The prediction has a mean pLDDT of 80. SAM riboswitch aptamer (S box leader) from a sheep gut metagenome, 97 nucleotides, folded computationally.

RNA sequence: CUUAUCAAGAGUGGCUGAGGGACAGGUCCUAUGACGCCCGGCAACCUGAUCUGAUGAUCAAGGUGCUAAUUCCUGCGGUAUUAUUCCGAGAGAUGAG
Repeated sequence: CUUAUCAAGAGUGGCUGAGGGACAGGUCCUAUGACGCCCGGCAACCUGAUCUGAUGAUCAAGGUGCUAAUUCCUGCGGUAUUAUUCCGAGAGAUGAG
């Protein structure tokens, strides 16, 4: 850079110790210990095997990944429109090349 997915799922554990949720605003979570690490768990993609015409499904393990809230909401455009809703993009995250 390209492409697919992002409204589901996953600890009453241990260690640490003050901040964290990408950024901005909002607003949430945090010493009844956040975040991070280990273990456990979940199951998105890729690899292997079996079945199938294909699509797809199932199984096991591995490589990443994930493990509060719709990617927490909004951020730009369109639409309905008192507040607000809905759709699409942008940005972001993850896998593969």